[in-house]
Context: one part of a larger RNA
Molecule: small-subunit ribosomal RNA, central domain
Organism: Solanum pimpinellifolium
C1' cells in the first nucleotide's frame, strides 16, 4: 500500500535486443463495443431517509412514499476511445553519397625501456633506508661498451577533446564491419515502452593447454615495535599475458530508467550543412547533432538543478514503506567450485 515517493534521506534493474501486455500523430467515412441519453422490468421483508398516525412523551410500533446505484430489455445520439474503409506526410524506416571517429573483429609490423644471457674494458663494492640489516659481489659484481633473446606495455601528440548500449576503447598500417550527421528519392504510422525470455557484461576466481620480462596476493628473510601475523626493505609462488570455456558480480555512479513535446540568455569546444567575403586566415540576428561552463524563471528540506532539468506535461517499465535481526535462515533455480539469483520470520530497540 496513497491524490506519496526514488541525485544526496528507504527506493532507477550494470546495459542493449525483443515477445505478451499497456500506450499511441493528421484528414474523411462506416459500425455502435466503451461512452451519453429516453422508456420498461427487476433488485423479498425488516433496516436507513421522509410524511402522517398510535402508546401521557421518548425509545418503540403502524401505514404510505421516495432518492442514489446495480443488472437486463428496448429506442436514440455520434464529439471522444475502439472498429471498418480510404487518403496524406510532419513521427519512424529503406536505398544512395560525403566528412570525422582510441566503435567492434581479424591478420601482420615497429621503436624506446626493463630484465636475462654472451663477449670486451675494469678491479671493489653495489643495492637499500628515517637509520639499518637481510640481499648481491674477487668463482670478478656494480659501472661502461658491443651482439643476442624473450615477454608485456605503447612516451610525445593528448584536450575540460573523440567513439561505443553499457562494460569499455590510444604505437602505426591493412582488410572487414558499426552507429551518428546532411541533402534528395521512396515506403506510408510501419511508433514508444517492455513482465517473462534470450544477448553482452570491469577486476578477481575456477578448468584445460601455452607463456612468463616487469610487477606481485600467499610465503621466507631483514627491520620497526611492548607485540607487528602490518606499514618500510630484500627475495618471491599463484596471478597479471595468449587460446578455449566458466563465473555474472562492482561506489557496474551522472549515486539521476526509457521515449516525446514545450519553457530567457551568456560563453567555450567537437563534427558537419548553408551564406557573405576570399589567395587564404576569417565573419555573423546562421542550421543540426554532441560535449562543457555560467545563469533567469521554475523546482528543491537544503545542497543544488536549470533546453544534456532535479522545470512544465503525457505514456510504459523497475523499485521503495523505521533502524537492527539480514541480503541472514529455509526452500527452489543455477554453478566444477567459490558463490550467484529469488528471499522471510521470531526477537529485542
Nucleotide at each position: 500500500u496513497u491524490g506519496g515517493g526514488c541525485a544526496u534521506a528507504a527506493a532507477g534493474a550494470g546495459u542493449g535486443u525483443a515477445u505478451a501486455g499497456g500506450u499511441g500523430g493528421c484528414u474523411u467515412u462506416u459500425u455502435a463495443a466503451g461512452u451519453c441519453u429516453g422508456c420498461c422490468a427487476u433488485c423479498a421483508a425488516a433496516u436507513c431517509c421522509c410524511a402522517g398516525g398510535g402508546c401521557u412523551u421518548a425509545a418503540c410500533c403502524c401505514u404510505a412514499g421516495a432518492u442514489c446505484g446495480g443488472u437486463g430489455g428496448u429506442g436514440g445520439a455520434a464529439a471522444c476511445u475502439a472498429c471498418c474503409a480510404a487518403g496524406a506526410u510532419g513521427g519512424a524506416g529503406u536505398a544512395u553519397g560525403a566528412u570525422a571517429c582510441g566503435g567492434g573483429c581479424a591478420a601482420a609490423u615497429g621503436a624506446a625501456a626493463c630484465u636475462u644471457c654472451c663477449a670486451g674494458u675494469g678491479g671493489a663494492u653495489c643495492a637499500g633506508u628515517g637509520a639499518a640489516a637481510u640481499g648481491c659481489a674477487u668463482a670478478g659484481a656494480g659501472a661502461u661498451c658491443g651482439a643476442a633473446a624473450a615477454g608485456a606495455a605503447c612516451a610525445c601528440a593528448a584536450a575540460c577533446g573523440g567513439c561505443a548500449a553499457a562494460a569499455g576503447c590510444a604505437c602505426a598500417c591493412u582488410g572487414u564491419u558499426g552507429g551518428c550527421c546532411g541533402a534528395c528519392a521512396c515506403u506510408g504510422a510501419c511508433a514508444c515502452u517492455a513482465a517473462g525470455a534470450g544477448a553482452c557484461a570491469a577486476a578477481a576466481u575456477c578448468u584445460a593447454g601455452g607463456g612468463g620480462a616487469g610487477c606481485g596476493a600467499a610465503u621466507g628473510g631483514g627491520a620497526u615495535u611492548a607485540g607487528a601475523u602490518a606499514c618500510c626493505c630484500u627475495a618471491g609462488u599463484a596471478g597479471u599475458c595468449c587460446u578455449a570455456g566458466u563465473c555474472g558480480u562492482a561506489a557496474a555512479u551522472g549515486a539521476u530508467g526509457g521515449a516525446u513535446a514545450c519553457u530567457a540568455g551568456g560563453u567555450g569546444u567537437u563534427a558537419u550543412g548553408a551564406g557573405u567575403a576570399u589567395c587564404g586566415a576569417a565573419c555573423a540576428a546562421u542550421g543540426u547533432a554532441g560535449u562543457g561552463u555560467u545563469a533567469u524563471a521554475g523546482c528543491u528540506a537544503a545542497u543544488g538543478u536549470g533546453u544534456u532539468a532535479a522545470g512544465u506535461a503525457u505514456c510504459c517499465c523497475g523499485c521503495u514503506u523505521g533502524g537492527g535481526g539480514a541480503g541472514u535462515a529455509c526452500a527452489u533455480u543455477u554453478g566444477c567450485a567459490a558463490g550467484a539469483a529469488u528471499g522471510a520470520a521470531a526477537c529485542a530497540c